[in-house]
A computed fold for a 112-nucleotide RNA from a Bacteroidales bacterium, annotated as SAM riboswitch aptamer (S box leader). Rfam family: SAM riboswitch aptamer (S box leader). Rfam's curators write: The SAM riboswitch is found upstream of a number of genes which code for proteins involved in methionine or cysteine biosynthesis in Gram-positive bacteria. Its mean pLDDT, the model's own confidence on a scale to 100, is 82. It was read from a public genome assembly, where an Rfam model found it.
RNA sequence: GAUUUAUAAAGAAGGGUGAAGAGAUUAGGCUCUGCGAAACCCUAGCAACCUUCCCGAAAGGAGUGGUGCUAAUACCUAACCCAACAAAUUGAUUGCUGGGAAAUUAUAAAUU
Numbered sequence: 001g002a003u004u005u006a007u008a009a010a011g012a013a014g015g016g017u018g019a020a021g022a023g024a025u026u027a028g029g030c031u032c033u034g035c036g037a038a039a040c041c042c043u044a045g046c047a048a049c050c051u052u053c054c055c056g057a058a059a060g061g062a063g064u065g066g067u068g069c070u071a072a073u074a075c076c077u078a079a080c081c082c083a084a085c086a087a088a089u090u091g092a093u094u095g096c097u098g099g100g101a102a103a104u105u106a107u108a109a110a111u112u
Stems, first nucleotide, its partner, number of pairs: 001112008013043005021032003026078004044070003049066002052062003074104001080100004085095003
């Protein structure tokens, strides 16, 4: 890197270096940011996927180790389906709102 499965409305920040961007990609919106972005480092924390331990098993618990994570739902929307409403008025079109299911992305575990 590829495949499969699971999860993604909960939760958890301070410092140092750094220097102007950041929120995955494209477009639009919105937001964060010189009261210091990204990135890296330290410390603290969250969570419970794997692991370890407790508990006949399971369920559950703890949080040992390996990851991950610590603004906003994966920040929101996009193509598809359903429903309401509005416009148009015989065409199944446009707009808007809500819901669903995908795709994509991220993370974990297993396989390769």